[in-house]
Predicted 3D model of a 109-nucleotide RNA (SAM riboswitch aptamer (S box leader)) from a soil metagenome. The coordinates come from a structure-prediction model, not an experiment, and the mean pLDDT is 80.
RNA sequence: CUCAUCCAGAGAGGUGGAGGGAAACGGCCCUGUGAAGCCCGGCAACCCUCUCGCGUGUCACGCGCGGGAAUGGUGCCAAUUCCGGCGGACACGCUGUCCGCGAGAUGAG
Numbered sequence: 001c002u003c004a005u006c007c008a009g010a011g012a013g014g015u016g017g018a019g020g021g022a023a024a025c026g027g028c029c030c031u032g033u034g035a036a037g038c039c040c041g042g043c044a045a046c047c048c049u050c051u052c053g054c055g056u057g058u059c060a061c062g063c064g065c066g067g068g069a070a071u072g073g074u075g076c077c078a079a080u081u082c083c084g085g086c087g088g089a090c091a092c093g094c095u096g097u098c099c100g101c102g103a104g105a106u107g108a109g
Base pairs, nucleotide, nucleotide: 001109002108003107004106005105006104011040013039014038015037019030020029021028025084026083027082041077042076043075046073047072049069050068051067052066053065054064055063056062057061081103085101086100087099088098089097090096091095
């Protein structure tokens, strides 16, 4: 940089001790009825692997689409990506809903 996904899911365990919700700021929250981290456990199924169906190519086998398993590689396990930015539509006038963009996260190139 490109593509895909982001309103689902995941412990009343051990350790640890004060912080945490990715960075900054604001908001709003979580936290000694114990934070982060680490271990175990779990969720998911993006990639690998295995497998089923359909389609396709002349065969081995390959490719595409869809489903399943979950050994391995990541990821994840309060709150929509906790909320916040920009534009538009609608309902309305403090605000809300929807769509697009942006920002971010994760995966695969």